[in-house]
RNA sequence: CCAGGGGGCCGGGCAGCCGCGUCACGCCAAGGGAAACCAAGGCUUGCCGAGGAAAGUCCGGGCUCCACGAAACGAGGGUGGCGGGUAAUGCCCGCCGGACGAGUUGCCAGAUUUGAAAGGGUUUGGCAGCGAAGUCCAGGGAAAGUGCCACAGAGAGCAGACCGCUCCUUCGACAAGCUCAGGAUGAGCGGGUUGAAGAAGCAAGGGUGAAAGGGUGCGGUAAGAGCGCACCGGGGCCCUGGUAACAGGGCUCGCACGGCAAACCCCACCCGGAGCAAGACCGAAUAGGGGUGGCGCGCUGGUCCGCAAGGAUCAGCUGAUGUGUUUCGCAUCGACCGCCCGGGUUGGUCGCUUGAGCCUUGUGGCGACACAAGGCCUAGAGGAAUGGCUGCCAGCGGGGAUACGGUCUCUUGUGGGAUACCGUCCGCGCUACAGAACCCGGCUUACAGGCUCCCUGGCGAA
RNA sequence: GGGCCUGUAGCUCAGUUGGUUAGAGCUGGCCGCUCAUAACGGCUAGGUCGCGGGUUCGAGUCCUGCCGGGCCCACCA
Repeated sequence: CCAGGGGGCCGGGCAGCCGCGUCACGCCAAGGGAAACCAAGGCUUGCCGAGGAAAGUCCGGGCUCCACGAAACGAGGGUGGCGGGUAAUGCCCGCCGGACGAGUUGCCAGAUUUGAAAGGGUUUGGCAGCGAAGUCCAGGGAAAGUGCCACAGAGAGCAGACCGCUCCUUCGACAAGCUCAGGAUGAGCGGGUUGAAGAAGCAAGGGUGAAAGGGUGCGGUAAGAGCGCACCGGGGCCCUGGUAACAGGGCUCGCACGGCAAACCCCACCCGGAGCAAGACCGAAUAGGGGUGGCGCGCUGGUCCGCAAGGAUCAGCUGAUGUGUUUCGCAUCGACCGCCCGGGUUGGUCGCUUGAGCCUUGUGGCGACACAAGGCCUAGAGGAAUGGCUGCCAGCGGGGAUACGGUCUCUUGUGGGAUACCGUCCGCGCUACAGAACCCGGCUUACAGGCUCCCUGGCGAA
Repeated sequence: GGGCCUGUAGCUCAGUUGGUUAGAGCUGGCCGCUCAUAACGGCUAGGUCGCGGGUUCGAGUCCUGCCGGGCCCACCA
């Protein structure tokens, strides 16, 4: 320099003027009150005043309530390689495996070139193995079971023979040659080639498809085939290394066990629900009005007493509500409780911002992160403020000019011309996405632009 | 602020366990019937299944990220 790739940070700066919001101090003050005093509101001064996503509300927590519990999911939901981090997570870090990946190695086929040949070189295509930085992976289980695999195709799940290849049999065609007869010629046999039919063998090749029961090569065979062998892939067992996922090696098996679980399902692990409009306290006002459901007081059955009404006793059953369901347990249930309709209010205080907080340094760790020391306080509000103008600077975009420096061009010329490109110069435009509302940790999505740190391969120079 | 539901033709809705080319009614257009209109009969048009990505051989359907629309909530007795 070229090519490919990754991470982190910022997200306008300074000055002046004006404006907005909370809070604090001070001043004024409607109004209330007998007074002390309280006080809406206004003004001055001062401090502070959005984000990396404040967003989506997709995960995980804190906090609060559900009176408080126990157990089970007989319900539902979620997660999913292994190890670690964390308050926790579906997040983060590290590792493992797979896919992709510049390239590289081997085999096969073709072209071309060199050579007498053997062989070699170049190049194109196909297949297979390995594979940089790095990217992606919802990455448990398909030999527990069920289900699905449309169309096409011969065959789609422990499959199949359409085209094709081949042996044999029968009937033909051509025919080297051989035998017989022989004048030409004819008759018979006939290696081999080939056509049709039959009966088999094959699963190489073609074809269908997303997918056709390992791949490449050699041998082998009538043709073929893990039929045999070598290498690669795969299954089983063992050993070694590793916390583990897994990796490596040895032995063995010719290969059995196709895909889909973001289909049901199985396995392991996790999860109670609701949400600051949660909730607590104070105050004001209204019709504690209407409907409806309801335990105990009981209901049902048997026996006994009684003329009967009724009474006694035994057994069984028994609801509603309590923030998923069920069971147990507990609590409440007659001037009561739950639900629905209706009525009233739109007030104040707390919750509320000191927190798994931020910054700096050090230590441990590959890292996420943890620990220690020092320093800092940084919006807390009601439909809710954080903005505007000017000047200078910064960045980007587009334009103008050719005065200047490059550049290009004409030329004898320190001169003339050009403006595609770079810089200088002069105007103009743009500076995003968006905006706290109980608070954190993540993820995802949006974003004008800028800064910065790396990694891999190739080439060149030193 | 918080919670929930929904999106298929102009309108209202179907779409099964994922399967080939997504249907129905109304509306619209043309033709017939009629003197004419309506009704009726026949033919016909009309779809980015809200948008993007993924799983799968295959997605309206399954998963996920965005976009649009709609609904609910406080306190007191």
Two RNAs folded together computationally: RNase P RNA and transfer RNA, 539 nucleotides in total.
It holds a member of the Rfam family "Bacterial RNase P class A". Rfam links the family to the GO terms tRNA processing, dimeric ribonuclease P complex and ribonuclease P activity. Rfam classes the family as a ribozyme.
Model confidence (mean pLDDT): 76 of 100.